[in-house]
RNA sequence: UUGCGUUCUCAGGGCGGGGUGGAAUUCCCCACCGGCGGUAUCCGUGGAUUCGUCCGCGGGAGCCCGCGAGCGCCCGCAGUCCCUCCCCGCGAGGGGCGGCGGGGUCAGCAGAUCUGGUGCGAUGCCAGAGCCGACGGUCACAGUCCGGAUGAAAGAGAUCGCGA
Numbered sequence: 001u002u003g004c005g006u007u008c009u010c011a012g013g014g015c016g017g018g019g020u021g022g023a024a025u026u027c028c029c030c031a032c033c034g035g036c037g038g039u040a041u042c043c044g045u046g047g048a049u050u051c052g053u054c055c056g057c058g059g060g061a062g063c064c065c066g067c068g069a070g071c072g073c074c075c076g077c078a079g080u081c082c083c084u085c086c087c088c089g090c091g092a093g094g095g096g097c098g099g100c101g102g103g104g105u106c107a108g109c110a111g112a113u114c115u116g117g118u119g120c121g122a123u124g125c126c127a128g129a130g131c132c133g134a135c136g137g138u139c140a141c142a143g144u145c146c147g148g149a150u151g152a153a154a155g156a157g158a159u160c161g162c163g164a
Base pairs, nucleotide, nucleotide: 001164002163003162004161005160007158008157009156010155016030017029018028019027031144032143033133034132035067036066037065038064042059043058044057045056046055047054048053062131063130070109071108072106073104074103075102077099079097080096081095082094083093084092085091113129114128115127116126117125135147136146137145
């Protein structure tokens, strides 16, 4: 330095102003926000240099490639209700409801970017204009309020052990 494992810690932001209305942080106008890993022509910093440039480290994309939570789907579990059959039993079979826990991944819902500039090279830089955002709740439709959630988790860091 790297691979595998242990334990621990951490791991999401945002409605401010105005309008309509009986009622809206939910509608309309203006505003505000952007999880994790990768990629890097940008920025910072250190070094090398034949002064062309090259190398190390750190940062750097909501809409490029992946991942996560959520919803859906499948399997299993105890609960509860109903139906059918019979030898009427504390039986057998089937179904509904809502709930918990575990698993799968089908990827189903999972979204959304263009134009101009620079350049060998940009959906990432510069400029401009756009677009997107689970489920349930609500006196009225929610990316921003409340709830599941003092949850879960992509992953990040530390730690100890074993191996190369």

The prediction has a mean pLDDT of 78. A computed fold for a 164-nucleotide RNA from Paenacidovorax monticola, annotated as FMN riboswitch aptamer (RFN element). Its Rfam family is "FMN riboswitch aptamer (RFN element)". Rfam describes the family as follows. The RFN element is a highly conserved domain that is found frequently in the 5'-untranslated regions of prokaryotic mRNAs that encode for flavin mononucleotide (FMN) biosynthesis and transport proteins. Lineage of the source: Bacteria > Pseudomonadati > Betaproteobacteria > Burkholderiales > Paenacidovorax. RNAcentral holds the sequence, with entries from Rfam.